RNA sequence: AUGAACGCUGGCGGCGUGCCUAACACAUGCAAGUCGAACGGGGUGUCCGGAGGGCUUCGGCCCGACGGGCGCCUAGUGGCGGACGGGUGAGUAACGCGUGGGCAACCUGCCCCGCACCGGGGGACAACGGGUGGAAACGCCCGCUAAAACCGCAUGAAGGGAGCGAGUCGCAUGACAGGCUCCCCAAAUCUGGGGGCGAACAGCCCCCUUAGGUGCGGGAUGGGCCCGCGUCCGAUUAGCUAGUUGGCGGUGCAACGGACCACCAAGGCGACGAUCGGUAGCCGGCUUGAGAGAGUGACCGGCCACAUUGGGACUGAGACACGGCCCAAACUCCUACGGGAGGCAGCAGUGGGGGAUAUUGCACAAUGGGGGGAACCCUGAUGCAGCGACGCCGCGUGAGUGAAGAAGCGCCUAGGCGCGUAAAGCUCUAUCGGCGGGGAAGAAAGGCCGGCAACGGCCAUGACGGUACCCGACUAAGAAGCCCCGGCUAACUACGUGCCAGCAGCCGCGGUAAUACGUAGGGGGCAAGCGUUAUCCGGAUUUACUGGGUGUAAAGGGAGUGUAGGCGGCCAUGCAAGUCAGGCGUGAAAGCCCGGGGCCCAACCCCGGGACUGCGCUUGAGACUGCGUGGCUGGAGUAUCGGAGAGGCAGGCGGAAUUCCUAGUGUAGCGGUGAAAUGCGUAGAUAUUAGGAGGAACACCAGUGGCGAAGGCGGCCUGCUGGACGACAACUGACGCUGAGGCUCGAAAGCGUGGGGAGCAAACAGGAUUAGAUACCCUGGUAGUCCACGCCGUAAACGAUGAACACUAGGUGUCGGGGGCCAAACGGCCUUCGGUGCCGCAGCAAACGCAAUAAGUGUUCCACCUGGGGAGUACGUUCGCAAGAAUGAAACUCAAAGGAGUUGACGGGGACCCGCACAAGCGGUGGAGCAUGUGGUUUAAUUCGACGCAACCCGAAGAACCUUACCAGGCCUUGACAUCCCAACGACCACCGGAGUAACUUCCGGCUUCCGAAAGGACGGUGGAGACAGGUGGUGCAUGGUUGUCGUCAGCUCGUGUCGUGAGAUGUUGGGUUAAGUCCCGCAACGAGCGCAACCCUUGCCCCUAGUAGCCAGCAAGAAAGAUGGGCACUCUAGGGGGACUGCCGGGGACAACCCGGAGGAAGGCGGGGACGACGUCAAAUCAUCAUGCCCCUUAUGGUCUGGGCUACACACGUGCUACAAUGGCGGCGACAGAGGGAUGCAAACCCGCGAGGGGGAGCGAAUCCCAAAAAAGCCGUCCCAGUUCGGAUUGCACCCUGCAACUCGGGUGCAUGAAGCUGGAAUCGCUAGUAAUCGCGAAUCAGAAUGUCGCGGUGAAUACGUUCCCGGGUCUUGUACACACCGCCCGUCACACCAUGGGAGAUGGAAAUGCCCGAAGUCGGUGACCCAACGCUAUGCGAGGGAGCCGCCGAAGGUGGAACCAUUAACUGGGGUG
Repeated sequence: AUGAACGCUGGCGGCGUGCCUAACACAUGCAAGUCGAACGGGGUGUCCGGAGGGCUUCGGCCCGACGGGCGCCUAGUGGCGGACGGGUGAGUAACGCGUGGGCAACCUGCCCCGCACCGGGGGACAACGGGUGGAAACGCCCGCUAAAACCGCAUGAAGGGAGCGAGUCGCAUGACAGGCUCCCCAAAUCUGGGGGCGAACAGCCCCCUUAGGUGCGGGAUGGGCCCGCGUCCGAUUAGCUAGUUGGCGGUGCAACGGACCACCAAGGCGACGAUCGGUAGCCGGCUUGAGAGAGUGACCGGCCACAUUGGGACUGAGACACGGCCCAAACUCCUACGGGAGGCAGCAGUGGGGGAUAUUGCACAAUGGGGGGAACCCUGAUGCAGCGACGCCGCGUGAGUGAAGAAGCGCCUAGGCGCGUAAAGCUCUAUCGGCGGGGAAGAAAGGCCGGCAACGGCCAUGACGGUACCCGACUAAGAAGCCCCGGCUAACUACGUGCCAGCAGCCGCGGUAAUACGUAGGGGGCAAGCGUUAUCCGGAUUUACUGGGUGUAAAGGGAGUGUAGGCGGCCAUGCAAGUCAGGCGUGAAAGCCCGGGGCCCAACCCCGGGACUGCGCUUGAGACUGCGUGGCUGGAGUAUCGGAGAGGCAGGCGGAAUUCCUAGUGUAGCGGUGAAAUGCGUAGAUAUUAGGAGGAACACCAGUGGCGAAGGCGGCCUGCUGGACGACAACUGACGCUGAGGCUCGAAAGCGUGGGGAGCAAACAGGAUUAGAUACCCUGGUAGUCCACGCCGUAAACGAUGAACACUAGGUGUCGGGGGCCAAACGGCCUUCGGUGCCGCAGCAAACGCAAUAAGUGUUCCACCUGGGGAGUACGUUCGCAAGAAUGAAACUCAAAGGAGUUGACGGGGACCCGCACAAGCGGUGGAGCAUGUGGUUUAAUUCGACGCAACCCGAAGAACCUUACCAGGCCUUGACAUCCCAACGACCACCGGAGUAACUUCCGGCUUCCGAAAGGACGGUGGAGACAGGUGGUGCAUGGUUGUCGUCAGCUCGUGUCGUGAGAUGUUGGGUUAAGUCCCGCAACGAGCGCAACCCUUGCCCCUAGUAGCCAGCAAGAAAGAUGGGCACUCUAGGGGGACUGCCGGGGACAACCCGGAGGAAGGCGGGGACGACGUCAAAUCAUCAUGCCCCUUAUGGUCUGGGCUACACACGUGCUACAAUGGCGGCGACAGAGGGAUGCAAACCCGCGAGGGGGAGCGAAUCCCAAAAAAGCCGUCCCAGUUCGGAUUGCACCCUGCAACUCGGGUGCAUGAAGCUGGAAUCGCUAGUAAUCGCGAAUCAGAAUGUCGCGGUGAAUACGUUCCCGGGUCUUGUACACACCGCCCGUCACACCAUGGGAGAUGGAAAUGCCCGAAGUCGGUGACCCAACGCUAUGCGAGGGAGCCGCCGAAGGUGGAACCAUUAACUGGGGUG
């Protein structure tokens, strides 16, 4: 934007517009008639004459044959019109349309102008009358008749034809003008008026008049034909053509023409796309777009075509004819079965099809058309009305005022906020709609009257319509919806839902807090509409003319040669095709733009102008292109001289090596691999020597080198041969560049025929490897590799870079050639041409990169690209012996595929470096018994959480009840706990007694407040009502907080600057160094922050201060004991301070940082240990510590109690304890700690008990007392290798302790019992020094209950070569198709489902050609013995002329044949896509 449709909604008007589908079928009505002024009838009305008749009051009246006039109507003859107007878009790719021309090759009714005419005859046929057939439609026969119907004759200005004669003009055929002669061809009357003859109103004649008639010339209008140019897609349609192309002569036509016919010739069209296939009416315009374009062809206008389908002619000025005819076909209808009728793509309307498109309306009033002299008639053209928001335009649904802001609704942080001046209320207005009143314009032509005329006057006519419009009264009364609110894109909240239901244009939303679904509130947009769908253009420079690309994104042909074509150097000149300019014609109208005007405005309409970018004619210009002519040498080529080269082909020659053969020497192996084996070898291999055979390839030279168009080319020599290069400047004179097709060449593999075959080696065999190994490795081995000839024609045929020319900074190699300078020479320097490399500026480029060998700047030509997959596939075609090659789609499917770069992560990539990471060592775990945790199982319940490292003696620093969250059962319901209210009561803390229960508890009784004068208040429990409490119910993936982990690893960042289009980089990389991003140096960086380190605690040395523990060190006293006096030196305690900083020396390093060594020192090079954990990662852990959003429960998912469970046990795993013993066990004797704890507590002495323990109670709130003994060690004794004097599980008996209570289910003691276990498979853990190992002690929790945990001290080792490997980590670098990041990504088969598609024995249908057959209507031709009025004659006839009939050519439909094409379908089958 739309001729729209669909959904929701809908007040009014104006102007437009409305079957896009079935060119499907149609009921009914209407859509083309008219003229009586062409004609004869018929009907009817009236008038006249009136034979004759009847009646009569005799005045007359009535009937009336027949004849005639006038008016009206009209079937027929005749004329004009039905060829216009109206519809549709089927067909048509065409001179169909558009545009511009031509006709010297044409026609034109009605109309206009001019010229000239209209004389005189004749014969018919309808109507009509009679007869007759048929159901009907419709005929047939006989008879009569008119004309402006028809036919002769006359006249012939003009016209046509022929002949003679000759002028002018034209590009040609030819045209035009005029003269003479001959021939041919016309006609119609009518109206009105007047006059004459006549008895006449009949008829006939004359004049005027109206409308006509004939011929000719011209005009106008409308048409016909021809030509240039333009006009869709397909080449997987490449050849087409027999009236085909042309000629001669005819036929035919209005006219040219092969339009048609006979004959002759063999042409004509086509890559500038013929033919064939598909699609389509074309244009003005319309839509879009900045334009160029693209799309489209409804309405309006022009042209064309068609009228059920196909064919045909007739009539006519005009038709091959929408509402005419004939034939054929299909269909429908009528029928008396014999026959007939019909054609809405006219207006309405119906059925059908469809997503979808209207009234069987009014009127000829206007405009226009047909007929007519006119009146007038006809007109579904047209004007109007009706229906549809289908479109455009306009208007309304109210306006003002009105609260710090009602109600209601929504949200809420509960305060408030929003809807919102919105409403109500008050004031005002009245457009539209409704009511009442008034009420148009569109209408003047025409007709009539007057007038010679010009002109004037009069009269009539409105479908729309009582409509538009105007006025009045009344009422805010009757009039708003739709879509959207995640981003794009303008507009956000709540609830519901829970990957469901749904949304979605793209990206994508929804898995329990959804601004994305649904609803609501609010908001945004548009508005009588709003959305959706469909289609077109735009955005899309995404087919690029304007205006793109091809190194890596899609895209350079494998290379050359060359045809057509395209493009092309310098000078002069001619022409004027292209080009440019002026003028003229055309470019219809409408539309568009501008100006103006008319409907109140607008839409709409009217007027004027512009534009219509085009085409044609003409005049000119002459630069450039083109064409022609003449010349030139710079492009290109030729000649001469010269050197370089794996350029090509052919022939010959050579040596090394492998293999094989023969012979010799020689002996047990050889060979091969990661290691082996197969294989070869005592029949003598390998090794070695000599000789020989044969094939293939040519080490070193060798290069980043050379040559070639590419593929490619490598020993040496010879022959033949191609190209490039240099020098010189003699010759030709643009001879050039590119190159669709074509042709040629074209690695390897492969194919054919014939050779050859040493080595190598697909296939194949064997051996290994492996889970397997149809592989990689090994031993063999055939095609092949080689040669000749012939095919194939591909490749990562790559510089992934087509060819040619010119121009645009440099530097440095190298190959070939030339010149100059220096020089004795090797040689050096400068320069030039050609080739081949590297680096680099400008420029280019998305970046990477390219950069005189361009991917830069330009010119020319070719090839190629247009999202990924399907697919280089299918079909078709060409080529090939085959393999296959070339050309090369579609359906379907995806929202990407892709390039370059960046940061990470990763790598069975690299470099460097760390860590008990490995290694070196010591001790364990894994085996046993037990303890403990977990899984699993079980159970009424075995509450819950933690799950690799980083869950598993974890939350538990302590489950008999409690804890406790679980289970069973009982009980309570404002609740065990918080706040608020009311009532009565009085205490509270509680206590006592009784009853009941398994227990909680319940009930009863007893006792019984404070302040205040009072009212009342405070407190307390009780009762009551509701707000609420309560939840270890859910969500750690809604959260806070806390914690684990990488990791005490050395990293993580920022500001400014700089670089880059950007992501980002730099800094932070580099050289050293460190435990360290620690420090130093360097550097487009300079600084800074969080981390590291240090500051803190502790420990190691010393000092100071202090002294109810320490010491008698020194003094005194003392039986002993620091118990005492006294003292604070020492130990110690706990406050403070010192000390260590690479400070000093030597060496190394760079004169640095730092490292190594040394001195001194209690201690060194961060002294040991701790606390301390960067940016972040793991949706890591925890809703059951706590807090907390949301959800859920509310006589229960809350509360409370008793009992049970968390303690189960066929198993599995983790963490431990104790052991398996002699470095030990047992017995005896008997030393030395540290750090802690203690008041419902630690408890000494003493007594009892074998013992656990009991009694007892001193002392101590603790440097004082107690727990308390330390143990290992040491010394003495015993055991003697044994399931033991090891080991202690298990079990029995008897006890002790705690506790309301040890059955489920505690700890301890004594006696007895004495299990497994004799060092632990694969595997695996900890530890680098006061460490491991080993020994005991303490504490928290706790009534009781540690093998756990957290601490404490005692004894006290071994080892580290080293960084290859395993694990983890850091830095730099590299590759990447990874980025929820290698636990990544991803490939193919198979299985299943669905979808489209290729092949397919065939089958079915369609459409167009073609051969043959048949052949309607009909034109034409022939014939015409039959028929015929007009004319002629010598006339019942003959002739002229015509016709029926018949025949022939052509000819639609139909029949039949073969072939090609398109489509549908098919058992089965092939691959493909998606999941």

RNAcentral holds the sequence, with entries from ENA, Greengenes and SILVA. A computed fold for a 1475-nucleotide RNA from an uncultured Lachnospiraceae bacterium, annotated as small-subunit ribosomal RNA. Its Rfam family is "Bacterial small subunit ribosomal RNA". Model confidence (mean pLDDT): 87 of 100.